This is a predicted structure of a 69-nucleotide RNA (c-di-GMP-I riboswitch aptamer) from a soil metagenome.

[in-house]
RNA sequence: AAAAGGCAAAUCCUCCGUGAGGGGGAGACGCAAAGCCACGGGACUCCCUGAGUCAGCCGGGCCACCGAA
Repeated sequence: AAAAGGCAAAUCCUCCGUGAGGGGGAGACGCAAAGCCACGGGACUCCCUGAGUCAGCCGGGCCACCGAA
């Protein structure tokens, strides 16, 4: 490089949550870590001295498929 395989935005249905959001199904905008972890920054929510959400916002950590050389 090629091929195989993987994930799944918006939207819709359904369930959970006060909410941000999350689980499942359909779907496919994209993704070579769009695998995992809230450690730093950031955004967001709530019942705001606090407790949470987002890993498909950026960085960091850990781990990893195919494969020429």

Model confidence (mean pLDDT): 87 of 100. RNAcentral holds the sequence, with entries from MGnify.